[in-house]
Formats: sequence, C1' cells, structure tokens
RNA sequence: GCGCCCGUAGCUCAACAGGAUAGAGCACCGGACUUCUAAUCCGGGGGUUGUGGGUUCGACUCCCGCCGGGCGCG
Repeated sequence: GCGCCCGUAGCUCAACAGGAUAGAGCACCGGACUUCUAAUCCGGGGGUUGUGGGUUCGACUCCCGCCGGGCGCG
C1' cells in the first nucleotide's frame, strides 16, 4: 500500500429485509429485608449508535470519505 471484518450505556452484547419512544445482563444510585454486610426483591439514572457527509417520508441498519481496532496479502 491492497483486501476483508468490527466500532451501540462504565463493561459484555441485542436490535428480524430501513419503520413504534435504541434495549438486555453485569456494574452504579435509592429503597425493602437484615443487628451489620452479603444474597434476594422493588425502583431509578446513564446513549450526539466512532466521526463527517449522502440516499430516503423515515437510517443503528444502505452508500462514500475519514479515524480507531483485528486478520490476511504484498
């Protein structure tokens, strides 16, 4: 340098052929329970979906550039 794959919450991951307000588990915060802690139960906060554009009535999803990571080739 070229090709392929990946980037969504603090972490690990969902989101069907483009369509509802982007969710789950763990973690975190509050409460219940407990002498206290843990466990368990109830509730809650947290996201410009890597970034900039494009297509579309509508984009996490499709297209292009860039950035970062992984693998392969030279």